Annotation: This is a predicted structure of a 141-nucleotide RNA (SAM riboswitch aptamer (S box leader)) from Nocardioides acrostichi. It was read from a public genome assembly, where an Rfam model found it. NCBI's taxonomy places the organism under Bacteria, Bacillati, Actinomycetota, Actinomycetes, Nocardioides.

RNA sequence: UGCUCAUCAAGAGGGACUGAGGGAACGGCCCGACGACGUCCCGGCAACCGCCACGAACCUCCGCCCGGCCCGUCCUGGCUGGUCGUGGAAAAGGUGCCGAUUCCGGCCCGGUGCGAGAGACGCGCCAGGGAAAGAUGAGGA
Numbered sequence: 001u002g003c004u005c006a007u008c009a010a011g012a013g014g015g016a017c018u019g020a021g022g023g024a025a026c027g028g029c030c031c032g033a034c035g036a037c038g039u040c041c042c043g044g045c046a047a048c049c050g051c052c053a054c055g056a057a058c059c060u061c062c063g064c065c066c067g068g069c070c071c072g073u074c075c076u077g078g079c080u081g082g083u084c085g086u087g088g089a090a091a092a093g094g095u096g097c098c099g100a101u102u103c104c105g106g107c108c109c110g111g112u113g114c115g116a117g118a119g120a121c122g123c124g125c126c127a128g129g130g131a132a133a134g135a136u137g138a139g140g141a
Base pairs, nucleotide, nucleotide: 001141003139004138005137006136007135008134013042014041015040016039017038021031022030023029026105027104028103043098044097045096048094049093051088052087053086054085055084056083062072063071065082066081067080068079069078070077102133107130108129109128110126111125112124113123114122115121
């Protein structure tokens, strides 16, 4: 850098330094000399990986979620590595995060109101669904 999958309405701030823009781009709307953004220190949140416990239906020429090794057959299988699910701890570890829903929107669909308004069309609204973009993690290239 690009690929795959998962998640994104909850949660969590003080100090020091610096000094003008910042919230990814655009439009809006916000934050900011009562010092934002950023850097460092400390603190915290959360639970993606990791850790602990438990479980895995149906089908099938038995017992098996999958692989390997072993075992048994009257019945119950064992060890090990992995996948998925549920729960737990977080006073090991790797990340992440600590203004505003990912601050909101755009593109498609749905619902609804208005327009002379049935259709088509246009505009508005909707903690309605999806996509795109982005962020974070995990995996692999």